[in-house]
RNA sequence: GCGGGUAUAGUUUAGUGGUAGAACACGUCCUUGCCAUGGAUGAAAUCGGGGUUCGAUUCCCCGUACCCGCU
Numbered sequence: 001g002c003g004g005g006u007a008u009a010g011u012u013u014a015g016u017g018g019u020a021g022a023a024c025a026c027g028u029c030c031u032u033g034c035c036a037u038g039g040a041u042g043a044a045a046u047c048g049g050g051g052u053u054c055g056a057u058u059c060c061c062c063g064u065a066c067c068c069g070c071u
Base pairs, nucleotide, nucleotide: 001070002069003068004067005066006065007064010024011023012022013021018054026042027041028040029039030038047063048062049061050060051059
């Protein structure tokens, strides 16, 4: 330099055009003499920009970061 892949809560991840889900972690409450466990409930996310579309996490383009391959 060229090609390919990945990017979603604090972390690990699901979601292939129509309300963004889960687990762990975190907050509040219950339970307990205390902790742990257990139960209820809550907050929290689509890498950035542009395009297509009535509508984009999803499709297209550019960029950024990381990973892999070729040279």
Transfer RNA from a Candidatus Altimarinota bacterium, 71 nucleotides, folded computationally. NCBI's taxonomy places the organism under Bacteria, Bacteria candidate phyla, Candidatus Altimarinota. It matches the Rfam family "tRNA". It is annotated as a transfer RNA. Its mean pLDDT, the model's own confidence on a scale to 100, is 83.